A computed fold for an 82-nucleotide RNA from a Promethearchaeota archaeon, annotated as transfer RNA. Rfam family: tRNA. The coordinates come from a structure-prediction model, not an experiment, and the mean pLDDT is 81.
RNA sequence: GCAGAUGUAGCCUAGUGGUAAGACGCUGGAUUGGAAAUCCAGUGCGCGUAAGCGCCCGGGGGUUCGAAUCCCCUCAUCUGCG
Numbered sequence: 001g002c003a004g005a006u007g008u009a010g011c012c013u014a015g016u017g018g019u020a021a022g023a024c025g026c027u028g029g030a031u032u033g034g035a036a037a038u039c040c041a042g043u044g045c046g047c048g049u050a051a052g053c054g055c056c057c058g059g060g061g062g063u064u065c066g067a068a069u070c071c072c073c074u075c076a077u078c079u080g081c082g
């Protein structure tokens, strides 16, 4: 230099055009003499006492009524070729 794969919450992953989801971890509670294990609830960001509202899929742009998803550019990591 060329080609390909990957990028979604602290970590690991699902979601292939119409609600952003699960596990782990973490926090609180139940249980226990106390822990572990187990069970319940919560856990992306902003505003708000709350209800709720808005935003978020590496970054930027485009297509579309509608994009994590399709297209273009770009960044990072990994693999292969030279």
Base pairs, nucleotide, nucleotide: 001081002080003079004078005077006076007075010024012022013021018065025043026042027041028040029039030038044055045054046053047052058074059073060072061071062070

The RNAcentral record of the sequence draws on ENA.